Predicted 3D model of a 355-nucleotide part of an RNA (large-subunit ribosomal RNA, domain IV) from Acetispira formosa (nom. nud.).
The source organism's lineage runs through Bacteria, delta/epsilon subdivisions, Deltaproteobacteria, Acetispirales (nom. nud.) and Acetispira (nom. nud.).
Model confidence (mean pLDDT): 88 of 100.
The RNAcentral record of the full RNA draws on ENA.
Context: one part of a larger RNA
RNA sequence: CUCCAGUUAAGGAACUCGGCAAAAUAAUACCGUAACUUCGGGAGAAGGUAUGCCCUCCAUGGUGAUCUAGCAAUAGUGAGCUGAGGGGGGCCGCAGAGAAAUAGGGGUAGCGACUGUUUACUAAAAACAUAGGGCUAUGCAAACUCGCAAGAGGAAGUAUAUGGCCUGACGCCUGCCCGGUGCUGGAAGGUUAAGGGGAGAGGUCAUCGGGGUAACCUGAGAAGCUUUGAACCGAAGCCCCAGUAAACGGCGGCCGUAACUAUAACGGUCCUAAGGUAGCGAAAUUCCUUGUCGGGUAAGUUCCGACCUGCACGAAUGGCGUAACGAUUUCCCCACUGUCUCAACAGGAGUCCCA
Numbered sequence: 001c002u003c004c005a006g007u008u009a010a011g012g013a014a015c016u017c018g019g020c021a022a023a024a025u026a027a028u029a030c031c032g033u034a035a036c037u038u039c040g041g042g043a044g045a046a047g048g049u050a051u052g053c054c055c056u057c058c059a060u061g062g063u064g065a066u067c068u069a070g071c072a073a074u075a076g077u078g079a080g081c082u083g084a085g086g087g088g089g090g091c092c093g094c095a096g097a098g099a100a101a102u103a104g105g106g107g108u109a110g111c112g113a114c115u116g117u118u119u120a121c122u123a124a125a126a127a128c129a130u131a132g133g134g135c136u137a138u139g140c141a142a143a144c145u146c147g148c149a150a151g152a153g154g155a156a157g158u159a160u161a162u163g164g165c166c167u168g169a170c171g172c173c174u175g176c177c178c179g180g181u182g183c184u185g186g187a188a189g190g191u192u193a194a195g196g197g198g199a200g201a202g203g204u205c206a207u208c209g210g211g212g213u214a215a216c217c218u219g220a221g222a223a224g225c226u227u228u229g230a231a232c233c234g235a236a237g238c239c240c241c242a243g244u245a246a247a248c249g250g251c252g253g254c255c256g257u258a259a260c261u262a263u264a265a266c267g268g269u270c271c272u273a274a275g276g277u278a279g280c281g282a283a284a285u286u287c288c289u290u291g292u293c294g295g296g297u298a299a300g301u302u303c304c305g306a307c308c309u310g311c312a313c314g315a316a317u318g319g320c321g322u323a324a325c326g327a328u329u330u331c332c333c334c335a336c337u338g339u340c341u342c343a344a345c346a347g348g349a350g351u352c353c354c355a
Stems, first nucleotide, its partner, number of pairs: 001350004006345003010341002014339001019336001027051005036041001038169001052091007060083004067076003092096001104334004109329002111326002116128002132167007144153003170321004175251003180248002182244005189239003195233002200228005207220005252270005279313001280310001291307005
């Protein structure tokens, strides 16, 4: 010097990202216990008092020796042992839950309702799940899933059922937009595949014509075979017409105006499918920003309460509240402490040095 386990004057979080770590609290009985609340809770809230040993008294639970009465059953008596409690008196120590084991507490706010689940080996959470809510599909040989199929699951179930998607207890609520995308419905018209259809065109060529003595050159070309092929007919889909947002999603700008000023209930204008309603708001969202005001501190970029100028909240991609709950996150207070001011001492183990 390192590690493990201790103690410490005065102070008591000044340490630090942060009270991390440590300390403190702790048992049992009694007293007592706030806001808030879904009336269950909160709550062991908080905060107090008692606790050893000896003597004595009181009432009492268990067991039940002995004795008494009785023919017996049984009734009575009630010693001893033992349990827990109350009253009074006394004794000792610094200390009586004398050791060990055994909750620190309170206030505020965010998030998530809760118990639960998770990254086996850096994340336990505000993430996932959840009961509850909603939309949607499915009439049973169900939808859907696995499989080439047979078949199986769904289900030995049957719409109070099953699948998919979203939201996430509870309370109060959930506004406007169907133009785009999706889904559902519609069928007049437009477009449209295979297929049908076969007008027409091409190739080949029997044969025939012209030229040539011939070889050959050249023109026309039936049938068949073959290549190609227009009009026309032709479903769904798409175009089209409606519906639908707890479907995917979206939810404006400029200018002017009131008898101080400021502001604008009001007016004008442009655009849109419609221009953000309730509620909330510098927020897990606010860039400017340590916004401004208030509270707490001697001093507060955090925190709490307001304001609203919302860069860029907002209503089941849910909005706003909310008792209880949380190894959750933020801030404050009490208690407590070697976290610190600032270090010291003693014990054990090691490192190191010497032999």

It matches the Rfam family "Bacterial large subunit ribosomal RNA". Its family is annotated with ribosome and structural constituent of ribosome in the Gene Ontology.